[in-house]
């Protein structure tokens, strides 16, 4: 310099629109949103982008597709294994 993902579960709080999208705990993991902006939504705790942290960069399993897949296991989940000498991928 370039690429990439941010899942699952539970509890608490707020009853507001000149407002709110918050706080905490648990599982796996290197990482499970620290800061800002925009969009969207109106009791739900949403989505996107930029920066940061982390991982990967061709001898490429970081990551995506197949996949609303198969087996095992779990409170639940890409949690583990298979698929995988697959198709993509900086």
């Nucleotide at each position: 310099c370039g690429g990439g993902g941010g899942g699952c579960u539970c509890g608490c709080u707020a009853u507001a629109a000149c407002g709110c999208c918050g706080c905490g705990a648990g599982c796996u993991g290197a990482g499970a949103u620290g800061a800002g902006a925009g969009g969207g939504g109106c009791a739900a705790a949403c989505c996107u982008c930029u920066c940061g942290a982390c991982c990967c960069g061709a001898a490429g399993a970081a990551c995506c597709u197949g996949a609303u897949c198969c087996g095992g296991g779990u409170a639940a989940u890409g949690c583990c294994g298979g698929c995988g000498u697959a198709g993509g991928g900086a």